Molecule: SAM riboswitch aptamer (S box leader)
Organism: Cytophagales bacterium
RNA sequence: GGUUUAUAAAGAAGGAGGGAGAGAAUAGGCUCUUAGAACUCCUGGCAACCUGCCACUCCGGUAAGGUGCUAAAUCCUACCUAAAUACAAUUUAGGAAAUAUAAAUU
Numbered sequence: 001g002g003u004u005u006a007u008a009a010a011g012a013a014g015g016a017g018g019g020a021g022a023g024a025a026u027a028g029g030c031u032c033u034u035a036g037a038a039c040u041c042c043u044g045g046c047a048a049c050c051u052g053c054c055a056c057u058c059c060g061g062u063a064a065g066g067u068g069c070u071a072a073a074u075c076c077u078a079c080c081u082a083a084a085u086a087c088a089a090u091u092u093a094g095g096a097a098a099u100a101u102a103a104a105u106u
Stems, first nucleotide, its partner, number of pairs: 001106008013043005021032003026078004044070003049066003052062003074098001079095006
């Protein structure tokens, strides 16, 4: 990197360094940012996928270990279907695709 399965409207911040961008990619929108972005490190926290431990008929609990996460719904939209009015635009609902994370596998 590929494949499979599950989840993605909940939750969780301070410091040091850094010095102009950031929010996956493309496009549009919107937002964050010199009152300091990305990124790195430290400490804290959230969560509970895997392991451990406790309990066990089932449902569970815990947070020690392995990951993950810690602005905004995966920030929103893009493709398909349906509904709202006659088209368009728009809105809502469902699905797909893509992405992210975990576990398993190759």